The RNA shown here (transfer RNA) has 71 nucleotides and comes from a Candidatus Woesearchaeota archaeon.
[in-house]
Parts: sequence; structure tokens; C1' cells
RNA sequence: CCCCUCAUGGUUCAAUGGCAGAACAAUCGGCUGUAAACCGGUUGAUGCUGGUUCAAUUCCGGCUGAGGGGA
Repeated sequence: CCCCUCAUGGUUCAAUGGCAGAACAAUCGGCUGUAAACCGGUUGAUGCUGGUUCAAUUCCGGCUGAGGGGA
């Protein structure tokens, strides 16, 4: 320098054009003499910037970061 893959709650992962979800974690409540366990509720996220589209996490360009390959 060139090519490929990836970037989504605090963490690990789904969603592949049409309401962004799960588990764990956090927090509140129930249960308990107290705590743990268990049960129920709540909060919280699409790396940045443009484009296509009625509609973008998804498709396209650029940038940033991580990983891999080539010279």
C1' cells in the first nucleotide's frame, strides 16, 4: 500500500428492508426473622458522516476502531 470480516443496552449475542429483542448485570417490589435462591416489574443500545428508499440495524460511498490475509 491492497483485499476480506466485524462494530447493536454495562457484558455476551439476535434481528438481513416494515414496532430493535433475549440472557446475564443494575434497580424496585414480592417471598423470608435477615440474607441468598426464587417470582414479578422498570431503566438502558444500532461507531461517525453522507447517499438510495415511502421506510435503513439491514443496501451503497467515505471515515474511525478491532481482527485476518497479501505484497
Overview: The same sequence occurs in records of 2 taxa. The source organism's lineage runs through Archaea, Nanobdellati and Candidatus Woesearchaeota.